A computed fold for an 89-nucleotide RNA from Paludifilum halophilum, annotated as Glycine riboswitch aptamer.

RNA sequence: UUGAAGGCGGGAGGAGAGUCCACCUUUAGUGGCGCCGAAGGAGCAAGCCGAUUGGCGAAUCUCUCAGGCAAAAGGAGGCCCGCCGGACG
Numbered sequence: 001u002u003g004a005a006g007g008c009g010g011g012a013g014g015a016g017a018g019u020c021c022a023c024c025u026u027u028a029g030u031g032g033c034g035c036c037g038a039a040g041g042a043g044c045a046a047g048c049c050g051a052u053u054g055g056c057g058a059a060u061c062u063c064u065c066a067g068g069c070a071a072a073a074g075g076a077g078g079c080c081c082g083c084c085g086g087a088c089g
Base pairs, nucleotide, nucleotide: 006084007083008082009081010080011079018033020032021031022030023029034069035068036067040065041063042062043061047056048055049054
């Protein structure tokens, strides 16, 4: 079961933080200082395992490596639709 969990695909939305300074000169880029956290990444509690000091262990938490701080692009987690699935909740 008029189909939960979970998975795949599509759609509409989707926050935060300097249009800072200098160089170069349309844009863009480079360097500097300041900031943001919701791509990705990293870290950990209880607990469990082991046995002295270890290992495993979550996130929208924390850190900011990366990424970002006009626009564009990107954008977690949810929402809607379709398919798989079949109670594994």

The sequence was found by an Rfam model in a public genome assembly.
The organism belongs to Paludifilum, within Bacteria.
The coordinates come from a structure-prediction model, not an experiment, and the mean pLDDT is 82.
Rfam family: Glycine riboswitch aptamer. From the family's description: This family represents the bacterial glycine riboswitch.